Bacterial RNase P class A from a Burkholderiales bacterium, 357 nucleotides, folded computationally. The RNAcentral record of the sequence draws on ENA. A source record names the gene rnpB. Lineage of the source: Bacteria > Pseudomonadati > Pseudomonadota > Betaproteobacteria > Burkholderiales. It matches the Rfam family "Bacterial RNase P class A". The family's RNA type in Rfam is ribozyme. From the family's description: Ribonuclease P (RNase P) is a ubiquitous endoribonuclease, found in archaea, bacteria and eukarya as well as chloroplasts and mitochondria. Model confidence (mean pLDDT): 77 of 100. Of the family's consensus pairs, 94% are formed in the model.
[in-house]
RNA sequence: GAGUCGGCCAGGCAGCCGCUGCGCGCAAGUGCAGAGGAAAGUCCGGGCUCCGCAGAGCGGGAUGCAGGGUAACUCCCUGGCACGGCAACGUGACGAAGAGGGCCACAGAGACGAGUCCCGGAGGGACCACGGCGCAAGCCGUUGUCCCUUCCGGGGGUGAAACGCGGCAACCUCCAUUCGGAGCAACACCAAAUAGGCAAGCGUGGCGUGGCGACACGCCGUAUGGCCGGCUCGGCCGAGCUUGCGGGUAGGUGGCUUGAGCCCCGGGGUAACCCGGGGCCUAGAGGAAUGGCUGCCGGCCCCGCCGGGUCAAACCGGCCGGGGCCACAGAACCCGGCUUACCGGCCGUACUCCCUU
Numbered sequence: 001g002a003g004u005c006g007g008c009c010a011g012g013c014a015g016c017c018g019c020u021g022c023g024c025g026c027a028a029g030u031g032c033a034g035a036g037g038a039a040a041g042u043c044c045g046g047g048c049u050c051c052g053c054a055g056a057g058c059g060g061g062a063u064g065c066a067g068g069g070u071a072a073c074u075c076c077c078u079g080g081c082a083c084g085g086c087a088a089c090g091u092g093a094c095g096a097a098g099a100g101g102g103c104c105a106c107a108g109a110g111a112c113g114a115g116u117c118c119c120g121g122a123g124g125g126a127c128c129a130c131g132g133c134g135c136a137a138g139c140c141g142u143u144g145u146c147c148c149u150u151c152c153g154g155g156g157g158u159g160a161a162a163c164g165c166g167g168c169a170a171c172c173u174c175c176a177u178u179c180g181g182a183g184c185a186a187c188a189c190c191a192a193a194u195a196g197g198c199a200a201g202c203g204u205g206g207c208g209u210g211g212c213g214a215c216a217c218g219c220c221g222u223a224u225g226g227c228c229g230g231c232u233c234g235g236c237c238g239a240g241c242u243u244g245c246g247g248g249u250a251g252g253u254g255g256c257u258u259g260a261g262c263c264c265c266g267g268g269g270u271a272a273c274c275c276g277g278g279g280c281c282u283a284g285a286g287g288a289a290u291g292g293c294u295g296c297c298g299g300c301c302c303c304g305c306c307g308g309g310u311c312a313a314a315c316c317g318g319c320c321g322g323g324g325c326c327a328c329a330g331a332a333c334c335c336g337g338c339u340u341a342c343c344g345g346c347c348g349u350a351c352u353c354c355c356u357u
Stems, first nucleotide, its partner, number of pairs: 001353004005348005011297007019034006036328001040339002043337005048183004060179005065079005080094001081092004095174002100172002102168003112164001117156003120151008129142005187254004197245006205220006225237004261280008298326006305318004
């Protein structure tokens, strides 16, 4: 100088005004506490709650090297193997292709069914040329070209792979292991008004019409009923009224933050992690608080100025001045993980490679 791995911070301080919770106080007030490493995505795994569940099978999902860790996991650790990297290190669904099906781009004759493009061996045929025999027609032999049959023994060529019991299972499948469903708007408790339901008590007069009847409708009348703002008188309306029980709703309370918790020390283990001791309490809102303003300091960027440097720039340094910005994002029952987002930094007597002395 270039990298690798692991961990940490997430602008700081002060003042004023608010918000939420808890404590104290009759009250006015006052004291303390108040978002994250991911609170996010809701992708895995659990706790908790309710529902379901004799047992077995079918079907479906998930996982898949070995050993270990854990409440559990698809997570983590260690080791092996494969791939990438000079290396530190990183990545990996990494069981089975002697059960079966399916697929194997392009090229190639042929991609797992078999198959023959070229060279080659054997046999046959056609044609040309040459040689021999013959007076001739023709016959025989050899070379070459083409065609057919056969041999598939060998070679060439294509391709990641060419017949080898090929390769592919993040294709079906097989094997092994494992899996009930829904979720705090779960769930539990208290419980109003109004309208239904059930029961008891009090009241329920008369006439007409319809109907077998229960009853319905209409008219007149009545109160212990209702209205005329409280009372009396009076007036009007006029058949229900009162009490109890029960279910549900609005609303309220619990669940709700003491928990597989955090910090320190010691011990075991290569490590993940476990064991023992001590200390601490660290948001609980719920139409949903955790905010706003001002000042100072800090960091980064831009402009300007100054100094160095240069032919001129680039570039380096300083802040006397001005301006802008300070990420990603915000709890909602709680944990363990994974993934994703993220301005700037810091740390390790960590590790690797290169250069110089």